RNA sequence: GGCCGGACAGGCGGUCGCCGCUCUCGACGCUUCGGCGGAAGGAGGGGAGGAAAGUCCGGACUCCCGCGGGCAGCGUGCCGGAGAAAUUCCGGUCGGGGCAACCCGAAGGAAAGUGGCACAGAAAACACACCGCCGACGCGCCGCAAGGCGCAGGUAAGGGUGAAAAGGUGCGGUAAGAGCGCACCGCGGUUCCGGCAACGGGACCGGCAGGCGAAACCCCACGCGGAGCAAGGCCAAAUAGGGUGACGGAAGGGGCGCCCGCCCCCGCGGUUUCGGCCGACGUCACCGGGUCGGUCGCUCGAGCCCGUUCGAAAGAGCGGGCCUGGAGGAAUGACCGCCGGCUGGAAGGCGCGAGCCGACCGGUUACAGAAUCCGGCUUAUCGUCCGGCC
RNA sequence: GCCGGAGUAGCUCAGCUGGUAGAGCAGCUGAUUUGUAAUCAGCUGGUCGGGGGUUCGAUUCCCUUCUCCGGCU
Numbered sequence: 001g002g003c004c005g006g007a008c009a010g011g012c013g014g015u016c017g018c019c020g021c022u023c024u025c026g027a028c029g030c031u032u033c034g035g036c037g038g039a040a041g042g043a044g045g046g047g048a049g050g051a052a053a054g055u056c057c058g059g060a061c062u063c064c065c066g067c068g069g070g071c072a073g074c075g076u077g078c079c080g081g082a083g084a085a086a087u088u089c090c091g092g093u094c095g096g097g098g099c100a101a102c103c104c105g106a107a108g109g110a111a112a113g114u115g116g117c118a119c120a121g122a123a124a125a126c127a128c129a130c131c132g133c134c135g136a137c138g139c140g141c142c143g144c145a146a147g148g149c150g151c152a153g154g155u156a157a158g159g160g161u162g163a164a165a166a167g168g169u170g171c172g173g174u175a176a177g178a179g180c181g182c183a184c185c186g187c188g189g190u191u192c193c194g195g196c197a198a199c200g201g202g203a204c205c206g207g208c209a210g211g212c213g214a215a216a217c218c219c220c221a222c223g224c225g226g227a228g229c230a231a232g233g234c235c236a237a238a239u240a241g242g243g244u245g246a247c248g249g250a251a252g253g254g255g256c257g258c259c260c261g262c263c264c265c266c267g268c269g270g271u272u273u274c275g276g277c278c279g280a281c282g283u284c285a286c287c288g289g290g291u292c293g294g295u296c297g298c299u300c301g302a303g304c305c306c307g308u309u310c311g312a313a314a315g316a317g318c319g320g321g322c323c324u325g326g327a328g329g330a331a332u333g334a335c336c337g338c339c340g341g342c343u344g345g346a347a348g349g350c351g352c353g354a355g356c357c358g359a360c361c362g363g364u365u366a367c368a369g370a371a372u373c374c375g376g377c378u379u380a381u382c383g384u385c386c387g388g389c390c
Numbered sequence: 391g392c393c394g395g396a397g398u399a400g401c402u403c404a405g406c407u408g409g410u411a412g413a414g415c416a417g418c419u420g421a422u423u424u425g426u427a428a429u430c431a432g433c434u435g436g437u438c439g440g441g442g443g444u445u446c447g448a449u450u451c452c453c454u455u456c457u458c459c460g461g462c463u
Stems, first nucleotide, its partner, number of pairs: 001390008010339007018047002021044004028037003049367001053378002056376005061228004073224005078092005093107001094105004108219002113217002116212002130159002132155003138151005167185006186208001187206008232296004242287007252265005268279004303322008340365006348357003391462007400415004409446001417433005439455005
């Protein structure tokens, strides 16, 4: 200087508050007189996090749908293990990065099929001849000949383009070349050994099977019904709808100054055997649903701590101990004092020196905050401590 | 609390089966006009919200994060 893992998240005191729980006291209310509920007060004890966050995954729980199966769609994808499950964790393999400790990886299939590879370049996938090289064999012309020129043709070694050019390097070989032949490396197949496996190592065979890309469609394997505590259950007001029953000329309007009382007016429709029946309207009572509201769900749970056994670990088993927020516009706080941490300055002190200590003064002390609960991932975070390693 | 959607030029929007990002309005310059508007010609202007990954190559595909908008009692 760096890498990995773990822990903490200021402390003490005073004053004033906030939210649950338990006990006590019990104003008051209800009562079938047995009891039940319970305001205010008093006492005790408790009260945010490593991420409570983002809502990115997975579950518990609840309701809806559903005989069962499939398609579509979405997600995941090396191997083994853990786990309720998971874009989770542990260990390993392979690939990449780093001198190293160590870190990162959506890491199946491209010789199933379809499509793509801009620009540049001759050619971008049934490969290709622009420059270059050769022109042996064959043809034409020149030449006595050696040979030269041109053509047909051969060639992927060299140049150039590109992200990528059809195994790489070397030797042989050839007209020039080329896995054309050979050695090594890579690749494919067969087989042996090690390993549960991914895979690794060896031997033999093959002259290369054909590029990239699947976080393109797709194929293969596995998984997934939908919605979410504002889920959902129970109790249940006023008003307005709904239903059932009873009553039927009362109610209603006007006048007598007002109340009581009295008087006057209006007093529905259909049908009829004129007794009534049906409907509307009005009054009263009851029933039922939803809403306001209340309450349950609701915090004991895949819980936390300690010990021990198994395991390399994640983790699992056993034993013992503990109870630790549950509010619902939403509490867990505010102020003051002292002491801390970090940081800037600094009289002064120590030391040969690099430097170290430092009264005192100032600044700063993070990210953030439960809202049904749990397991993960990701992101934010002043500063400090511990352990291991390069 | 739960569930969805969108970020591209100064503004409003295209482009997203991957190949050096466009349109209209606005702005600037010139022409036209006595001058202005309108019209015509040309030009400027982009961290594609930020970061990372896959890929030869990302506005586009994937992950993460920020901001804004909407719905559910």
Molecule: RNase P RNA; transfer RNA
Organism: soil metagenome